The RNA shown here (transfer RNA) has 82 nucleotides and comes from a Candidatus Gastranaerophilales bacterium. Its Rfam family is "tRNA". By type it is a transfer RNA. Its mean pLDDT, the model's own confidence on a scale to 100, is 80. Taxonomically the source falls in Candidatus Gastranaerophilales (Bacteria, Bacillati, Candidatus Melainabacteria).
RNA sequence: GUCGAUGUGGUGGAACUGGUAGACACGCAUGAUUCAGGUUCAUGUGGAGAAAUCCUUGGGGGUUCGAUUCCCCCCAUCGACA
Numbered sequence: 001g002u003c004g005a006u007g008u009g010g011u012g013g014a015a016c017u018g019g020u021a022g023a024c025a026c027g028c029a030u031g032a033u034u035c036a037g038g039u040u041c042a043u044g045u046g047g048a049g050a051a052a053u054c055c056u057u058g059g060g061g062g063u064u065c066g067a068u069u070c071c072c073c074c075c076a077u078c079g080a081c082a
Stems, first nucleotide, its partner, number of pairs: 001081007010026003019065001027045006046055003058074005
């Protein structure tokens, strides 16, 4: 340099054809249990805000009523070829 794959909360990882983003698990917070800790159980847990509401899928554009999903450019990581 050419071609390909991947990029989603704190972590792993879903979202089937474009139609409620974050299911599920881990972690974390609070509580119960315990002398205490662990285990187990219950509730909560993307961000901002007092709330209404707004924002959020690597970054920037486009198409669409509607984009994690389709198109273009760029960035990062990994792989193949030269």